[in-house]
RNA sequence: GCCCGGGUAGCCCAACUGGAAGAGGCGACGGAUUUAAGACCCGUUCGAGUGUGGGUUCGACUCCCACCCCGGGCA
Numbered sequence: 001g002c003c004c005g006g007g008u009a010g011c012c013c014a015a016c017u018g019g020a021a022g023a024g025g026c027g028a029c030g031g032a033u034u035u036a037a038g039a040c041c042c043g044u045u046c047g048a049g050u051g052u053g054g055g056u057u058c059g060a061c062u063c064c065c066a067c068c069c070c071g072g073g074c075a
Stems, first nucleotide, its partner, number of pairs: 001074007010026003013022001019058001027045005051067005
C1' cells in the first nucleotide's frame, strides 16, 4: 500500500427487506444458603442515540462517501 471483519450501556454482545435500540451474559446492589467465603438460586439495575464528519431518504446502528481506531490476511 491492498483486501476482509469490527467500533452500540461500566465490560462482552444482539438489534439482518431502513420504521428509531437493550434480548442475553458479565459486573454492581439486596436477599437466600454457608461458621465464613466461593459456586448455585431469587430479586433489582439509573444508564447508550450507535467511532467522527458529510450525503441519500418522510425516516439511518442499518444504505453511500471520506477519515480515525482495533484485529486478521496478502505484498